[in-house]
RNA sequence: AACUCAUCAAGAGCGGUCGAGGGACUGGCCCGUAGAAACCGCGGCAACCGUUCAGCCAAGCAGUUAGUGGUUGAAGACAAGGUGCCAAUUCCAGCUCCGAGACCCGACGCAAGUCGGGAACGGGGGAAGAUGAGGG
Numbered sequence: 001a002a003c004u005c006a007u008c009a010a011g012a013g014c015g016g017u018c019g020a021g022g023g024a025c026u027g028g029c030c031c032g033u034a035g036a037a038a039c040c041g042c043g044g045c046a047a048c049c050g051u052u053c054a055g056c057c058a059a060g061c062a063g064u065u066a067g068u069g070g071u072u073g074a075a076g077a078c079a080a081g082g083u084g085c086c087a088a089u090u091c092c093a094g095c096u097c098c099g100a101g102a103c104c105c106g107a108c109g110c111a112a113g114u115c116g117g118g119a120a121c122g123g124g125g126g127a128a129g130a131u132g133a134g135g136g
Stems, first nucleotide, its partner, number of pairs: 003134006013042005021031003025094004043086003048082002050078003053073006090128001095125005103118006
C1' cells in the first nucleotide's frame, strides 16, 4: 500500500515569507495579485485514538485488594498527548433505482386523451474521495 470499520448538512483565524495558482479526478461552478498553493509564528475548531469518572464483564474455584484488558454512559466529563481540520453540503454532478404534477419530442386518435422517449427538479442506494482507528 491492499483490506476492514466508523464519520463526512455543524464548527474554526491573524500575521510574516513568497509570487500564480487552487478547490483529489472529469464536466460544471467557484476561490485567487484586495495575494493562490507552499513554508514559518501564534491562535482556534472538533472529539477518531486518548485522559478521567462510574457501572458491568474477563483472566482454574471462592473472597478481598491492587493492577491489566474489554465494554457501556446525557451522543458522560475533560482536552495533557497522537492525528486531523480552520470558503462554498465531500461546492454540485459522474453509476443505478424511484417520483404525483408540469415541460419538450414522437406514434395512435375526429376529439377528449392514451402510449413511448427525453430533459429538468427532488429523494434513496452506490462508486470515488477525505479523516481516524485497526491492519500490515

The RNA shown here (SAM riboswitch aptamer (S box leader)) has 136 nucleotides and comes from a Verrucomicrobiota bacterium. Of the family's consensus pairs, 97% are formed in the model. The coordinates come from a structure-prediction model, not an experiment, and the mean pLDDT is 78. Its Rfam family is "SAM riboswitch aptamer (S box leader)". Gene Ontology term of the family: regulation of gene expression. Rfam's curators write: The SAM riboswitch is found upstream of a number of genes which code for proteins involved in methionine or cysteine biosynthesis in Gram-positive bacteria.